[in-house]
This is a predicted structure of a 71-nucleotide RNA (transfer RNA) from an SAR202 cluster bacterium. NCBI's taxonomy places the organism under Bacteria, Bacillati, Chloroflexota, Dehalococcoidia, SAR202 cluster. Model confidence (mean pLDDT): 82 of 100. Its Rfam family is "tRNA". It is annotated as a transfer RNA.
RNA sequence: UCCCGAGUAGCUCAGUGGUAGAGCAGCUGACUGUUAAUCAGCGGGUCGUAGGUUCGAAUCCUGCCUCGGGA
Numbered sequence: 001u002c003c004c005g006a007g008u009a010g011c012u013c014a015g016u017g018g019u020a021g022a023g024c025a026g027c028u029g030a031c032u033g034u035u036a037a038u039c040a041g042c043g044g045g046u047c048g049u050a051g052g053u054u055c056g057a058a059u060c061c062u063g064c065c066u067c068g069g070g071a
Stems, first nucleotide, its partner, number of pairs: 001071007010024004018055001026042005048064005
């Protein structure tokens, strides 16, 4: 320098054009002599970044950044 893959909640990931989700973690409550476990609920996101396409973009296209792999 070139090619490929990844970047979404604190963490691990799903979502392949029509209002962003799950598990774990956190917080609150119930239960319990207490803790743990269990159950119910709640909060948490400029979807890496800048543009483009579209009525509409996490999703499609281009540049850039970061990480991983290859030449």